[in-house]
Context: one part of a larger RNA
RNA sequence: CUGGGCGUAAAGGGUGCGUAGGUUGUUAGGUAUGUCAGGUGUGAAAUCCCGGGGCUCAACUCCGGAACUGCGCCUGAAACUACCUAACUUGAGUAUAGGAGGGGAUAGCAGAAUUUCUGGUGUAGCGGUGAAAUGCGUAGAUAUCAGAAGGAAUACCAAUGGCGAAGGCAGCUAUCUGGACUAAUACUGACACUGAGGCACGAAAGCGUGGGGAGCGAAAGGGAUUAGAUACCCCUGUAGUCCACGCCCUAAACGUUGCACACUAAGCUUCGGGACAUCGACCGUUUCGGGGCUCAAGCUAACGCAUUAAGUGUGCCGCCUGAGGACUACGGCCGCAAGGCUAAAACUC
Repeated sequence: CUGGGCGUAAAGGGUGCGUAGGUUGUUAGGUAUGUCAGGUGUGAAAUCCCGGGGCUCAACUCCGGAACUGCGCCUGAAACUACCUAACUUGAGUAUAGGAGGGGAUAGCAGAAUUUCUGGUGUAGCGGUGAAAUGCGUAGAUAUCAGAAGGAAUACCAAUGGCGAAGGCAGCUAUCUGGACUAAUACUGACACUGAGGCACGAAAGCGUGGGGAGCGAAAGGGAUUAGAUACCCCUGUAGUCCACGCCCUAAACGUUGCACACUAAGCUUCGGGACAUCGACCGUUUCGGGGCUCAAGCUAACGCAUUAAGUGUGCCGCCUGAGGACUACGGCCGCAAGGCUAAAACUC
């Protein structure tokens, strides 16, 4: 000496479940797999190293020694590791009692608004813009009143708030259902962590079949603007947006920060529980779990992070290795397709 890294420089897999594998609490006893000690056999010669000798020196060469860091066998040690046996309860889990929540699925219901239709009142404009025009309107629009239809989304509450593994989730009610949290005991007795492959989920857009279609609105048409305007603005408007079933599998899928565990000053705020105190909801003290802010130590290239770490450590997985070529070609796998996943090289700098 036996890489260094991954918030922003290249680099955390979109997310979970989990197979193999890797890693793994406490105590006692045993065995002796790794481990350690001593002995022994072997480890050809040459080479390397050390001490001498021979060619006038050296290279070269000869003699002797050491070494050959390895392996086998024998004897021994038992702290660690491994295995076996027995036990434990702190890790993990189960049971009980509670409260919180837009967590998920299905069904039903509600009100406001937009649009359309029917009828009434009513008359010349409406709409739109920077200004206009296209457009709508005397076949009666816009406005206003009553009624009906239909689709989509749920104002206020609403939060720097809640829930979920992530994507994501918001009117109300019912049914079914997942997870987390708190309290006090009882029970199981290491049942744990991570997780290559694998499986499942996965916004929007897109695709297939069938429905639905109010508003919005890629494409498309028209009006403006402009030197032009394949745009920004305006008037229309098809796919789509919605539902069912089946695909697609991507994202600035971001906290651009993998998961788990332990430890390491404080202060403020907020959400869900508990305890103490109190006559008592409140206020106060405290504790467990979540969301944020400000900061000590420490870390960082700096910015910043700072008990929700980017601090100090351990275990496991993924990934990076100059820029372009290249989220590409070829091949393979997947897909109805669009394309996705995996993934180079020449060459240039």
A computed fold for a 349-nucleotide part of an RNA from an Opitutales bacterium, annotated as small-subunit ribosomal RNA, central domain. Rfam family: Bacterial small subunit ribosomal RNA. Its family is annotated with ribosome and structural constituent of ribosome in the Gene Ontology.